[in-house]
A computed fold for a 57-nucleotide RNA from Podarcis muralis, annotated as transfer RNA. NCBI's taxonomy places the organism under Eukaryota, Chordata, Craniata, Lacertibaenia, Podarcis. Its Rfam family is "tRNA". It is annotated as a transfer RNA. Rfam links the family to the GO term triplet codon-amino acid adaptor activity. About the family: Transfer RNA (tRNA) molecules are approximately 80 nucleotides in length. The same sequence occurs in records of 2 taxa. The coordinates come from a structure-prediction model, not an experiment, and the mean pLDDT is 83.
RNA sequence: AGCUCAGUUGAUAGAGCAUGAGACUCGUAAUCUCAGGGUCGUGGGUUUGAGUCCCAU
Numbered sequence: 001a002g003c004u005c006a007g008u009u010g011a012u013a014g015a016g017c018a019u020g021a022g023a024c025u026c027g028u029a030a031u032c033u034c035a036g037g038g039u040c041g042u043g044g045g046u047u048u049g050a051g052u053c054c055c056a057u
């Protein structure tokens, strides 16, 4: 993150489900693998650096 939640001590955000593709299967389902999807309610401040600290809403 589409949904539900992590992110504890500040170092450019992960998981499950869902979605897409592939493998497997006579086929569907199930299972397994991979992929896409966010810049954190909004606006400021502090700091080399903010999801994290402070203020407003």
Stems, first nucleotide, its partner, number of pairs: 002017004011048001019035005041057005